[in-house]
Context: one part of a larger RNA
RNA sequence: GCCUACGAGUUGCUCCUCACUAGCAAGGUUAAUCCCGUUACGGGUGGAGCCGAAGCGAAAGCGAGUCUGAAUAGGGCGUAUAGUUAGUGGGGGCAGACGCGAAACUUUGUGAUCUACCCAUGAACAGGUUGAAGUUGCGGUAACACGCAAUGGAGGACCGAACCAGUAAACGUUGAAAAGUUUUUGGAUGAUUUGUGGGUAGGGGUGAAAGGCUAAUCAAACUGAGAGAUAGCUCGUACUCCCCGAAAUGCAUUUAGGUGCAGCCUCGAGGUGAGUGUCGUAGAGGUAGAGCUACUGAUAAGGCUCGAGGGCUUCACCGCCUAUCAAACCUUGACAAACUCCGAAUGCUACGACAUAUACUCGGGAGUGAGCCCACGGGUGCUAAGGUCCGUGGACGAAAGGGAAAGAACCCAGACCAUCAGCUAAGGUCCCCAAAUAUAUGCUAAGUUGUUUAAACGUGGUCCGACUGCAGUGACAGCUAGGAUGUUGGCUUGGAAGCAGCCAUUCAUUCAAAGAGUGCGUAACAGCUCACUAGUCGAGCGGUUGGGCGUGGAUAAUAAUCGGGCAUCAAGCAUAUUACCGAAGCUAUGGAUUGUCGAUGCAAAUCGACAGUGGUAGGGGAGCAUUCCAGUUGCGCCGAAGCUGUAUCGCGAGAUAUGGUGGAGCAUCUGGAAAAGCAAAUGUAGGC
Numbered sequence: 001g002c003c004u005a006c007g008a009g010u011u012g013c014u015c016c017u018c019a020c021u022a023g024c025a026a027g028g029u030u031a032a033u034c035c036c037g038u039u040a041c042g043g044g045u046g047g048a049g050c051c052g053a054a055g056c057g058a059a060a061g062c063g064a065g066u067c068u069g070a071a072u073a074g075g076g077c078g079u080a081u082a083g084u085u086a087g088u089g090g091g092g093g094c095a096g097a098c099g100c101g102a103a104a105c106u107u108u109g110u111g112a113u114c115u116a117c118c119c120a121u122g123a124a125c126a127g128g129u130u131g132a133a134g135u136u137g138c139g140g141u142a143a144c145a146c147g148c149a150a151u152g153g154a155g156g157a158c159c160g161a162a163c164c165a166g167u168a169a170a171c172g173u174u175g176a177a178a179a180g181u182u183u184u185u186g187g188a189u190g191a192u193u194u195g196u197g198g199g200u201a202g203g204g205g206u207g208a209a210a211g212g213c214u215a216a217u218c219a220a221a222c223u224g225a226g227a228g229a230u231a232g233c234u235c236g237u238a239c240u241c242c243c244c245g246a247a248a249u250g251c252a253u254u255u256a257g258g259u260g261c262a263g264c265c266u267c268g269a270g271g272u273g274a275g276u277g278u279c280g281u282a283g284a285g286g287u288a289g290a291g292c293u294a295c296u297g298a299u300a301a302g303g304c305u306c307g308a309g310g311g312c313u314u315c316a317c318c319g320c321c322u323a324u325c326a327a328a329c330c331u332u333g334a335c336a337a338a339c340u341c342c343g344a345a346u347g348c349u350a351c352g353a354c355a356u357a358u359a360c361u362c363g364g365g366a367g368u369g370a371g372c373c374c375a376c377g378g379g380u381g382c383u384a385a386g387g388u389c390c391g392u393g394g395a396c397g398a399a400a401g402g403g404a405a406a407g408a409a410c411c412c413a414g415a416c417c418a419u420c421a422g423c424u425a426a427g428g429u430c431c432c433c434a435a436a437u438a439u440a441u442g443c444u445a446a447g448u449u450g451u452u453u454a455a456a457c458g459u460g461g462u463c464c465g466a467c468u469g470c471a472g473u474g475a476c477a478g479c480u481a482g483g484a485u486g487u488u489g490g491c492u493u494g495g496a497a498g499c500a501g502c503c504a505u506u507c508a509u510u511c512a513a514a515g516a517g518u519g520c521g522u523a524a525c526a527g528c529u530c531a532c533u534a535g536u537c538g539a540g541c542g543g544u545u546g547g548g549c550g551u552g553g554a555u556a557a558u559a560a561u562c563g564g565g566c567a568u569c570a571a572g573c574a575u576a577u578u579a580c581c582g583a584a585g586c587u588a589u590g591g592a593u594u595g596u597c598g599a600u601g602c603a604a605a606u607c608g609a610c611a612g613u614g615g616u617a618g619g620g621g622a623g624c625a626u627u628c629c630a631g632u633u634g635c636g637c638c639g640a641a642g643c644u645g646u647a648u649c650g651c652g653a654g655a656u657a658u659g660g661u662g663g664a665g666c667a668u669c670u671g672g673a674a675a676a677g678c679a680a681a682u683g684u685a686g687g688c
Stems, first nucleotide, its partner, number of pairs: 001688006011095003015092010027051003034044004055062002065077004098236002101233001105226003109222002116200009125190001127159003130155001134151006163187003168183004202218001204214003239623006249262005263368002265365006275356009289342001290340002296336002300332004305326001307325002309322004371396001373394008401412003416591004421587003427581003430565003436578001438577006449567002457552003461549010478536005484509003489503003515530001519528002592613009624677001626674006633667003642661008
């Protein structure tokens, strides 16, 4: 992991409440007991007791009223009647109360054969090395001291086996082993190691102290009991079909992942036509916008001008000036959630019409009270977030189908079932891939694009428009020629001659035209060139501005890519048009089922019309199957149950028939009662 079996809303109660069914009814009903019988029970007996028929008040008490109160006021609770008993079912209460699950707590005991320490009594330590004290001899001293040589054999001494330990590494890691192996390493006469017997016990022991050890268990051992502790937590909770169908909000909470009340769902009852939408009419309002010489506040530039600062003047007062600051005022410009002279659209209220069928109240049962994304209006934040907090709408949640390559939420669209029928939506129509290599006119040359990353700023890439200048009296570009003279203008300067710099009446002459000079150049000249002019050529050429598509800007982590292949008068972009494809949408045909209405019918039901039939939590309805019981009707050795095939029936849970196997019990119908349905609980047991 699979298979088989087992495995979770049960049972009790003089309890409460609601629904349905039945009996009786201002009443209803017995409990225990006892008696009888055809005995999980049935029929009698039994009126104790219980509920109801009157309430109000703390009570005395009064009573269809009563309490409060001074009150005859007002107000609170009552009165204008329906209950009760039994059965079944929904829900609640008390009990373990749907099942499994703690860590823990208390208490009774069991443990020191492991291990810690202690007590008693025993045992063990190859071999080698070092050579303390002491002693002896000799030397030495006045005597000691001291020196040398022997002897001697001390030490938590040295090296190193057994033994004890466990330093480092590797291996081992479903191991050979629930702590080991190999190599290496520490101690190895000592605070050494070890045998046997004994002692200390759980908030206790023992501890050269690590919270270590106390039988593979230790920040409080193990075993039984309290005990089914408790678990606002996690997980699991078993057959089918049909109808409806949520919430993730508000208030409160030692409350925030729990709960109470309300909201939203469902079922039953009720009476009413309240509900919703559109249109019309009439209203309230201060948002969006806008505005501000209409207020409050904020505000840029200029003008005018109180005041202040600075400067000039004066003995002083006056006075004058001001690219300083600046009130008020004027002109122009412009801001505001807590500004408004103004002011919508929506929304809201009322009435009316039309359409539709909800809305509300009471009662039974819930679940929800972690929401999330998108669009729009805002707060917060950085006009950050797949951020956070509100509002309105839509989706997901609880929604499948088609599109977006792939995707909870985007776009289209809400799946009762069947069909090898049709039409469409979004989106598409070269191939993958269903349908146009469609039509018309342009644009793009960047594979831009065909994907949703991309800006400021640049761009004589290219296309289109507007305005404007020049042009057969010849434009623009090119080519040929000229581009001169006074003069090297004056000044400056070493020099300054068109061209370092300064000055200006930048003047005048000759001209077709030619600047006291556009740039290069020289030390300065020279030289080249331009403006300007003529000739040649022969038709368009410039400037400003707006737009389309491109282009640079353009950098990310394992080769690349529009989903891919690929595509260039596109299969790209723009505009227009016609076809077609395309979904569980709509239609067609057949069928199932629910509700409402109508018809027939005593009813059950049948037929027709219309509207429905996605669904989590959850509510309601109708059924299937299993075991047992009572009654009933049957089957079975001419073959029951069970097992295993096949066929048929039922929307389904399932049922029936029959073949084989099997070898003795089983089933129908009507009711009743439950140890009554398994895929999950790291479920339990067994098998593989």

Predicted 3D model of a 688-nucleotide part of an RNA (large-subunit ribosomal RNA, domain II) from a Bacteroidales bacterium. NCBI's taxonomy places the organism under Bacteria, Pseudomonadati, Bacteroidota, Bacteroidia, Bacteroidales. Its Rfam family is "Bacterial large subunit ribosomal RNA". Its mean pLDDT, the model's own confidence on a scale to 100, is 84.